Predicted 3D model of an 88-nucleotide RNA (transfer RNA) from a Gammaproteobacteria bacterium. The organism belongs to Gammaproteobacteria, within Bacteria. The prediction has a mean pLDDT of 81. Rfam family: tRNA. About the family: Transfer RNA (tRNA) molecules are approximately 80 nucleotides in length. Rfam classes the family as a transfer RNA.

């Protein structure tokens, strides 16, 4: 430089254009249980802004399109990984 995969809550990681701001696991709060743990179960539980509150609004690497309607499709730029090939 060529070719090909990928970037998704704290990590790992699925993810048919609507059913998803989001499975599943593992951390992690909270509860049962126990003399007390662990462990096993049940439950909660992403972020940011806004609201006393009940709730609302944007978020899926950035940024553009295309669609009624995007994490998902197309384009552009970043960054990561594999195989090749050049230099040194």
């Nucleotide at each position: 430089g060529g070719a090909g995969g990928g970037g998704u809550g704290g990590c790992u990681g699925a993810g048919c254009g609507g059913u998803c701001g989001a499975a599943a696991g593992c951390a992690c709060u909270g509860g049962u249980c126990u003399u007390g743990a662990a462990a096993a179960c049940c439950a909660g539980a992403g972020a940011a802004g806004g609201g006393c509150g009940a709730c609302c609004u944007u978020c899926c690497c950035a940024g553009g399109g295309u669609u009624c309607g995007a994490a998902u499709c197309c384009c552009u730029g970043c960054c990561c990984c594999u195989c090749c090939g050049c230099c040194a």